[in-house]
RNA sequence: CGGCGUGUAGCGCAGUCUGGUAGCGCACUUCGUUCGGGACGAAGGGGUCGUUGGUUCAAAUCCAAUCACGCCGACCA
Numbered sequence: 001c002g003g004c005g006u007g008u009a010g011c012g013c014a015g016u017c018u019g020g021u022a023g024c025g026c027a028c029u030u031c032g033u034u035c036g037g038g039a040c041g042a043a044g045g046g047g048u049c050g051u052u053g054g055u056u057c058a059a060a061u062c063c064a065a066u067c068a069c070g071c072c073g074a075c076c077a
Base pairs, nucleotide, nucleotide: 001073002072003071004070005069006068007067010026011025012024013023020057028044029043030042031041032040050066051065052064053063054062
């Protein structure tokens, strides 16, 4: 320098192909159970999708640019 992949809740991931109210597990909060804790049960809160712009009635999803990380290749010595 070129190519590819990944980026979504505190953590791990799905959703993208085929645009239409952002989900799952763990964790967290409250309550129940218990002498108390754990476990278990019930209820609840939390992100607008790496960033910017574009297309569209509507974008996590399509397009462009860009950033971070990883992999492969090339170049140099």